[in-house]
Molecule: c-di-AMP riboswitch aptamer (ydaO/yuaA leader)
Organism: soil metagenome
């Protein structure tokens, strides 16, 4: 220099780096009314029923990311879990930048909460990593 991602800037004692600290800017989380949702069993307890409410038990349930689902064949600790190959929803990159198209190339993973969290103003809080290429294609509108 250039790619992915928010993840990159400024300030901050003698010159610089670091760490610490702070700004601002970008990103994530929690959080009202409305509004939407609100499993299964078992015991009380109230009603004339329809139902309602309380307690125990069980299944759980979310977040960050494009990273979901599907068939298929081995393998274990028996119906799940693990591993593999082919696909897929979805992402990304194709070089002055953005859109759209087209070509060709990759991805389609990993973690983190800890029975809890729908959206949600005001308000509360957090992160500002990590990991890569050497690959320089075409058209059309704007800049």
């Nucleotide at each position: 220099c250039g790619c992915u991602g928010a993840g990159g800037c400024a300030c901050u004692c003698c010159g610089c780096c670091a760490c610490g600290g702070c700004g601002a800017a970008c990103g994530g989380g929690g959080g009202a009314c409305c509004c939407g949702a609100u499993g299964c069993g078992g015991c009380c307890g109230a009603g004339g029923g329809a139902u309602c409410g309380g307690c125990c038990g069980c299944g759980g349930g979310g977040g960050c990311g494009a990273a979901u689902c599907g068939a298929c064949c081995g393998g274990a600790g028996c119906g799940u879990c693990c591993g593999g190959u082919c696909g897929u929803a979805g992402c990304g990159c194709u070089g002055c930048u953005u859109u759209c198209u087209c070509u060709g190339c990759g991805c389609g993973a990993g973690c983190c909460c800890g029975u809890c969290a729908g959206c949600u103003g005001a308000c509360c809080u957090c992160g500002u990593a990590g990991g890569c290429a050497c690959c320089g294609g075409a058209g059309a509108a704007a800049g």